Model confidence (mean pLDDT): 76 of 100. Archaeal signal recognition particle RNA from a Methanobacteriota archaeon, 317 nucleotides, folded computationally. Rfam family: Archaeal signal recognition particle RNA. On this family, see Batey et al., J Mol Biol 2001: "Structural and energetic analysis of RNA recognition by a universally conserved protein from the signal recognition particle". Its family is annotated with signal recognition particle, plasma membrane targeting and SRP-dependent cotranslational protein targeting to membrane, signal sequence recognition in the Gene Ontology. Clan: SRP clan. The family's RNA type in Rfam is non-coding RNA gene. It was read from a public genome assembly, where an Rfam model found it.

RNA sequence: CUGCGGGCUAGACCGGGGGGUCCGGCGUCCCCUGUAACCUGAAAUCGUCGAUAUGCCGGGGUCGAAGCCUGAGAGGCAAGGUAUUCAAACUGGAGGAUGUCUUUAGGCAUGCUGUAGAAGCUUCGUCCUGCAGGACUGACGGUGGCAGAGUACCUCUCGGAAGGGUUGGUAUAACUGCCUCUGCUAGCUGAACCCCGUGAGGCUCGGAAGAGAACAGCGGUAGGCUGGACGCUUGGUGCUUGUAGGGUUGCGGAGUGGAGGUAUGCUUGGAUGUGCGGAAUUCAGGGAGGAGCUUUCACUCUCAGGCGUGCCCGCUU
Numbered sequence: 001c002u003g004c005g006g007g008c009u010a011g012a013c014c015g016g017g018g019g020g021u022c023c024g025g026c027g028u029c030c031c032c033u034g035u036a037a038c039c040u041g042a043a044a045u046c047g048u049c050g051a052u053a054u055g056c057c058g059g060g061g062u063c064g065a066a067g068c069c070u071g072a073g074a075g076g077c078a079a080g081g082u083a084u085u086c087a088a089a090c091u092g093g094a095g096g097a098u099g100u101c102u103u104u105a106g107g108c109a110u111g112c113u114g115u116a117g118a119a120g121c122u123u124c125g126u127c128c129u130g131c132a133g134g135a136c137u138g139a140c141g142g143u144g145g146c147a148g149a150g151u152a153c154c155u156c157u158c159g160g161a162a163g164g165g166u167u168g169g170u171a172u173a174a175c176u177g178c179c180u181c182u183g184c185u186a187g188c189u190g191a192a193c194c195c196c197g198u199g200a201g202g203c204u205c206g207g208a209a210g211a212g213a214a215c216a217g218c219g220g221u222a223g224g225c226u227g228g229a230c231g232c233u234u235g236g237u238g239c240u241u242g243u244a245g246g247g248u249u250g251c252g253g254a255g256u257g258g259a260g261g262u263a264u265g266c267u268u269g270g271a272u273g274u275g276c277g278g279a280a281u282u283c284a285g286g287g288a289g290g291a292g293c294u295u296u297c298a299c300u301c302u303c304a305g306g307c308g309u310g311c312c313c314g315c316u317u
Base pairs, nucleotide, nucleotide: 003315004314005313006312007311008310011063012062013061014060015033016032017031018030019029023050024049025048026047027046038059039058041056067307068306069305070304071303072302073301074300075299078296079295080294081293082292086289090285091284092283093282094281098277099276100275101273102271103270104269105268106267107266108265109264110263111262112261113260120256121255122254123253124252125251126250127246128245129244130243131242132241133240134239135237136236137235138234139233140231141230144179145178146177147176148175150172151171152170153169154168156165157164158163184228185227186226187225188224189223195220196219197218198217203212204211205210
């Protein structure tokens, strides 16, 4: 002296730019941009500086003699300005290729159906209305009389009492017979306004024979309830007959007929509609964005220049 390794120190880096503010720089505010890469605190009546201004107070990290600064040029993200040029989406018209829907004829494929008889044709039923009935099921209804008996009352009359007779009259539903009618019938009930008949025992009258009122019971009447039958009556219906008329796109029966019928998909042609969608194209708006010009610029690169490139130790040529 060279190289390698270690340590130290000065120092470098941990962002930059534009706008606003200000006499001016920087910061706090807004915007753009870069890196592997900091933090706390205060700061617009502000903080801190003065062309040596490119923050202040405090702390931290990396690197370390590493680097830093200036000028010129090139590239260049981005932002601002400019003008109207290009121009997407989008909006509103025009346009109507073409698709779809509806319908028709043919072709192909598949399925179902058909000689245990397809299509077609004829006829009937199924549906609606009128008329005349039926069936079923509800509502509603319970006649009007005659004759006799009996009974009640009035009247007359007989008897010693109980009571008898019934001349005349009135009433009556009850018992009997008959007529009429749909107005009958079975069962159970049924008289607190005193219903009718019969009525053991007991009671009353009587010398007796007998007679009377009458409780219970029994039999009935009016009335009530339920059922049946009937109909001078009156409604309804998941029903049905006959007849007349209407309707019939479906379904079914019968007859005739004698080989097709039918559905779906694909496909070809036609018809139909200012139907529903709708391409190209075009007109009028619209205007993100792009291009051009221009201003500023982070950042990157190149060149030139300036400042700095120090100290100690070990090994080594």